[in-house]
Molecule: small-subunit ribosomal RNA
Organism: uncultured bacterium
RNA sequence: AGAGUUUGAUCCUGGCUCAGGACGAACGCUGGCGGCGUGCCUAACACAUGCAAGUCGAACGGAGAUAUGAUUUCGGUUAUAUCUUAGUGGCGAACGGGUGAGUAACGCGUGAGCAACCUGACCUUCAGAGGGGGAUAACACUUGGAAACAGGUGCUAAUACCGCAUAAGACCACGACCCGACAUCGGGAUGCGGUCAAAGGAGCAAUCCGCUGAGGGAGGGGCUCGCGUCCCAUUAGAUAGAUGGCGGGGUAACGGCCCACCAUGUCGACGAUGGGUAGCCGAGCUGAGAGGCUGAUCGGCCACACUGGAACUGAGACACGGUCCAGACUCCUACGGGAGGCAGCAGUGGGGAAUAUUGGGCAAUGGGCGCAAGCCUGACCCAGCCAUGCCGCGUGCGGGAAGAAGGCCUUCGGGUUGUAAACCGCUUUUAACCGGGAAGAAAAGGCAUCUCUUAAUACGGGGUGUUCUUGACGGUACCGGUGGAAUAAGCGCCGGCUAACUACGUGCCAGCAGCCGCGGUAAUACGUAGGGUGCGAGCGUUAAUCGGAAUUACUGGGCGUAAAGCGUGCGCAGGCGGUUCGUUAAGUUCGAUGUGAAAGCCCCGGGCUCAACCUGGGAACUGCAUUGGAAACUGGCGAGCUUGAGUGUGGCAGAGGGGGGUGGAAUUCCGCGUGUAGCAGUGAAAUGCGUAGAGAUGCGGAGGAACACCGAUGGCGAAGGCAGCCCCCUGGGCCAACACUGACGCUCAGGCACGAAAGCGUGGGGAGCAAACAGGAUUAGAUACCCUGGUAGUCCACGCCCUAAACGAUGCUCACUAGGUGUUGGGGAAGCGAUUCCUUGGUACCGUAGCUAACGCGUGAAGUGAGCCGUCUGGGGAGUACGGCCGCAAGGUUAAAACUCAAAGGAAUUGACGGGGACCCGCACAAGCGGUGGAUGAUGUGGAUUAAUUCGAUGCAACGCGAACAACCUUACCUACCCUUGACAUGUCCGGAAUCCUGCUGAAAGGUGGGGGUGCUCGAAAGAGAACCGGAACACAGGUGCUGCAUGGCUGUCGUCAGCUCGUGUCGUGAGAUGUUGGGUUAAGUCCCGCAACGAGCGCAACCCUUGUCCUUAGUUGCUACGCAAGGGCACUCUAAGGAGACUGCCGGUGACAAACCGGAGGAAGGUGGGGAUGACGUCAAGUCCUCAUGGCCCUUAUGGGUAGGGCUUCACACGUCAUACAAUGGACGGUACAGAGGGUUGCCAACCCGCGAGGGGGAGCCAAUCCCAGAAAGCCGUUCGUAGUCCGGAUUGCAGUCUGCAACUCGACUGCAUGAAGUCGGAAUCGCUAGUAAUCGCGGAUCAGCAUGCCGCGGUGAAUACGUUCCCGGGUCUUGUACACACCGCCCGUCACACCAUGGGAGCGGGAUGUACCAGAAGUAGGUAGGCUAACCGCAAGGAGGCCGCUUACCACGGUGCGUUUCGUGACUGGGGUGAAGUCGUAACAAGGUAACC
Repeated sequence: AGAGUUUGAUCCUGGCUCAGGACGAACGCUGGCGGCGUGCCUAACACAUGCAAGUCGAACGGAGAUAUGAUUUCGGUUAUAUCUUAGUGGCGAACGGGUGAGUAACGCGUGAGCAACCUGACCUUCAGAGGGGGAUAACACUUGGAAACAGGUGCUAAUACCGCAUAAGACCACGACCCGACAUCGGGAUGCGGUCAAAGGAGCAAUCCGCUGAGGGAGGGGCUCGCGUCCCAUUAGAUAGAUGGCGGGGUAACGGCCCACCAUGUCGACGAUGGGUAGCCGAGCUGAGAGGCUGAUCGGCCACACUGGAACUGAGACACGGUCCAGACUCCUACGGGAGGCAGCAGUGGGGAAUAUUGGGCAAUGGGCGCAAGCCUGACCCAGCCAUGCCGCGUGCGGGAAGAAGGCCUUCGGGUUGUAAACCGCUUUUAACCGGGAAGAAAAGGCAUCUCUUAAUACGGGGUGUUCUUGACGGUACCGGUGGAAUAAGCGCCGGCUAACUACGUGCCAGCAGCCGCGGUAAUACGUAGGGUGCGAGCGUUAAUCGGAAUUACUGGGCGUAAAGCGUGCGCAGGCGGUUCGUUAAGUUCGAUGUGAAAGCCCCGGGCUCAACCUGGGAACUGCAUUGGAAACUGGCGAGCUUGAGUGUGGCAGAGGGGGGUGGAAUUCCGCGUGUAGCAGUGAAAUGCGUAGAGAUGCGGAGGAACACCGAUGGCGAAGGCAGCCCCCUGGGCCAACACUGACGCUCAGGCACGAAAGCGUGGGGAGCAAACAGGAUUAGAUACCCUGGUAGUCCACGCCCUAAACGAUGCUCACUAGGUGUUGGGGAAGCGAUUCCUUGGUACCGUAGCUAACGCGUGAAGUGAGCCGUCUGGGGAGUACGGCCGCAAGGUUAAAACUCAAAGGAAUUGACGGGGACCCGCACAAGCGGUGGAUGAUGUGGAUUAAUUCGAUGCAACGCGAACAACCUUACCUACCCUUGACAUGUCCGGAAUCCUGCUGAAAGGUGGGGGUGCUCGAAAGAGAACCGGAACACAGGUGCUGCAUGGCUGUCGUCAGCUCGUGUCGUGAGAUGUUGGGUUAAGUCCCGCAACGAGCGCAACCCUUGUCCUUAGUUGCUACGCAAGGGCACUCUAAGGAGACUGCCGGUGACAAACCGGAGGAAGGUGGGGAUGACGUCAAGUCCUCAUGGCCCUUAUGGGUAGGGCUUCACACGUCAUACAAUGGACGGUACAGAGGGUUGCCAACCCGCGAGGGGGAGCCAAUCCCAGAAAGCCGUUCGUAGUCCGGAUUGCAGUCUGCAACUCGACUGCAUGAAGUCGGAAUCGCUAGUAAUCGCGGAUCAGCAUGCCGCGGUGAAUACGUUCCCGGGUCUUGUACACACCGCCCGUCACACCAUGGGAGCGGGAUGUACCAGAAGUAGGUAGGCUAACCGCAAGGAGGCCGCUUACCACGGUGCGUUUCGUGACUGGGGUGAAGUCGUAACAAGGUAACC
């Protein structure tokens, strides 16, 4: 520091996600040791048990025990000492410890103030303590009660209580003086009057500890103020003690704190009030920082103590382990009544994902009491539990290659695990055991001495010496020893992000997943294994948090099209503001002072072996306050200035606004006339109008609305918007030159005004147009588009509504920053003028710099700056719900959440597509000729059937296709019978040569016998070897089994279409573009010209074959002028080798002087002469695993192999391709003429004979220019038929034959005789063909024993037509639109149906919170008091003062009732929304999306 993810690719916008850190954590797997920390985040839920606050006998009277003594009536009595102690009394219990419920507050933080305050114990100073009195608990007796406890009578003490005296002094009232920073006020001094004190104890003593009054201090507390302190405005108004005053009460103290009276204030957009949430801070986590989040442990403050209320005591409390009352709950009970409060430490239940021991000790630190010893202390110090965190250590170290075994992978060679192990040597941290270790943690205290303070050798503080005692932890830390590698490694991950890869299993299953996404038979993504990688006593996951996120932007973002400028203006508050001088010092800035607790962070040191941790010092704490200085800038105040702004004067343009009047054209309607059959309307029609006279036409009239031409990217207005002409009223703008005012300005939250169309209300008006509606068409439907009608409305007046794609999708104002062109308004200059130039305001286009993601903007900015306002923060849900406000309504405005997705989007690029455009081509259409579709047959396919009807091919580009031949074979299918190292290959061993003849059985395969026979090479022989045959066992063979979507090869198709690319350069952020586009031309990206391109490659063309002409050469089997043969000859035909020829070369015209095109000449042939071969980059996961090859999977006595028979030949049907026909351009019969290219030795087969014929016999010739197949046919010459189901047509069937072949039944071809079906030219639709072509005629060949209407070839005869490119189909180039990119067979919208989810409304129902009114009123405090009681003081007494109880009044908690407000849950039914696999209906949008789309 970034990365992944929207696209075919790109740039941008924008969200989602990841890598990092951190945690009081939890969960999963695993776990050796130690140190230091931390450990109920949930139920402020309920709590058993124990402990957590006591102490003082030197305050007091008793009681008990022990010891000793005295005494004794021997029962006791008494004294002293020690110990224990209930009670009275004192101090403490208000600290310490816990928790975070409440609290949005002076609660906290920070800084100030109190002249408005208090303060026990402590320190210091001053002054004092005289003399009396009356009670009471304990105790004794007694009463009630279950208990808790309570009552009565009697006795008694005090440092308990109460008068009196004294008063330095304090306080109060009045008077009056001085000082001060002085309103009130404070300090000091003073006169008079009034009020107010006290306690003793210990000790032999000194003395000490206490007591009282007063001044001061320290520390602690109370109160007040400035600033800071979360979210919601869908909380906008709140408030009656409320704000202030006067007087009083109350308090330690100010104060509406409380009360009476008076006034009506006070708070609030700088956010009051209300609601929600929350203890605050030092700090912690994160971050570069600014920030964001948090408030465990430690420390400061606050609040609370079962819930609510209240006071008492006290220096201090409205009191965690006190009291009273009310409530809920729990417990005890004799049912009458009582007791309790773990948010102290442990612990229990419960809740929860989750958080520890009912431990030890007061040894240390600290606290309470005490003179002290000491006692108490769950504060605290320690230990225990937990990998909960941080830190440290270990699980060994060195050597060791036969690279062992095993595992895994493998191309079978090997690789890897891996120096890893084994093995050899070494060490012993840790752990275990043994021993040492009272080391450290401990100083206080006593005694002695020195010193300081002091009058003091007291007291107290400090130092030194000496002495004595105390350890929970703990026999712990640490040290030493013994033995032995011995006791000790896991977890996550390995598709990308992100370090790390293979095998097997699985087969969109099981599963994974943080995001993108993996899994449908070859998964580095699932599961397992091997290996690897990361961290390591831990590792992962989950939750929440910061970061990355510049994704709320202060630092540090945006708003033309991505989300985002309010529809427009005016304008209060607010923000900002020209220029000069003076002044001030609020902001600003510099210095100083105080404060900013400690801890923490940071720096430098120190201590634990290191570290974590602990500790000393420093820095820092960016803040606040006070104070001194400066005066530039901002602000304030004062005085000016004129350039901003405004006013005046003179002109100008204009659909600016409001009102009134008026004009013509046109539409419609009405009247009359002329006139007759149609009019109107459409793609075509129909509805409609018209013989009752329309339409047309002429004249007249009525009425409403809108204003042609001018008219314009022209004008005006803030916007909406504004258009005939005239008049009245009125706003704004511009220009010119001067004068005046003197910053008067800009922007603008709320507010106010205006605001198209549609719509609403009331009243008019209504010609045309026209939602709704009706009819006619169209259509599968047509609630539409089209047509005929037609009502609201459109118009006017008044009042509402307040929204628009209200758009320049661009807020307003000001300044600055190249130009050019047009137009509009004003002014100036020059010129006689046309006109030109300058200046200023508007408006439109092009364009520089610059900006922008790009498109584009560009002095009228989207550039560069300033000011102010509005507004955005992923898509959907949704501009919706609820609430508020506005509205008559329609609705508007403000405006969420749950849930859901990983995108949604902008601009541009390349394609593809368009019922977009332009240009061009093709038997593409058109023009023609002949067919198919109808019939019969053949053949292929689908379907059906079957034991099997083997398999493949399926739009063009499958269907007479693989198959150039299914009776067996082929054959892959079915049935049956057989074989199992196999029909075939290689290797090992054994035997035998091979091979031939032959028997039985069987459908055959096969099974089982008999006989003959021995070869070649080497070797003396034995034997060995090669080939072949048989047998055995094992490796293996075999598979037309699957996957053409794992593949190679081959092929089809677009398409013989003219295209497809590259290098360098250039342009662009980039994808890409350019080149290849453009102007011509061509069959052609063919060529020429131009051009930021210049070149090149694969294609095109040419080179190849064939055909057409000629020449040369060669001539047998060919040909032949020689009459035939023989023989000759090679001129011709022909054959087969070479060559010539055609290149737009020549001429004319057109074109741009080009390329080229048109015409012509010559020529056998003319513009690639005809035909063929030749098929660019690629597309279709096109076809083929059944040609072959091949990965993977599958079968292995079978999915392999053999044999026989059957099937592939089935048949209600459908389709493709053909054959033959329907006849006279014909059929039949007779005669007669002319090819080319092929084939032939298991072959073609002549002559001749036989047969009606298929054919048979026969055998000559031919390995072929020689012989044969082999008669070509249509044609031509005659005869006949006469339009008919025929002398057409030949299917079908019967009989008889021929041939091939082991074999023609299933299932061959052919022949003869007989039979003679459908069919009389074929619906919608559709195919081929542009010349030697179509059409028509026959011939040959491959396959092949036989079988051809198919296929591949060959020649004969031999046309018609093409105006042309509008249309159909296909293709090419350019351009345009796009929401498509699996690319239009695309994408995509809405209703309905089903399932699930969240949510709104909802008669209501239930709960919480809160307001208000009323009732009620415990305890308590205060006031009152006619009842009762009463020791101290007064009084001789009666009695009084005072006090207590009771009663009562006020306040008030709990509780009750009514009415509201608010919030949560729930609710029959209901509304829309979201998501879901292939559902239904249509086709709305994206192309001109087929009616342009949108608001």